Overview: A computed fold for a 73-nucleotide RNA from a Lentisphaeria bacterium, annotated as transfer RNA. It was read from a public genome assembly.
[in-house]
């Protein structure tokens, strides 16, 4: 220099043929106990890396940027 891959919640992940973004933990409130830990029932939390295009409708298609991975040369 070229190629290919990943990006979604505080963390590790999903999201199936485009049709209201979701597990787990982690956080909190409550139950339960003499208290704590365990469990059990709610909650809070998201500019789907940025911008742009197609589309009635994009986390997804399609182009371009940065960032990190790996090959190549």
């Nucleotide at each position: 220099g070229c190629c290919a891959g990943a990006a979604u919640a505080g963390c590790u992940c999903a999201g199936u043929u485009g049709g209201u973004a979701g597990a787990g933990c982690a956080c909190u409130u409550g139950a339960u106990u003499u208290g704590u830990a365990a469990u059990c029932a709610g909650g809070c939390g998201g500019u789907c890396a940025u911008c742009g295009g197609u589309u009635c409708g994009a986390g997804u298609c399609c182009g371009a940027u940065c960032u990190c991975u790996g090959g190549c040369u």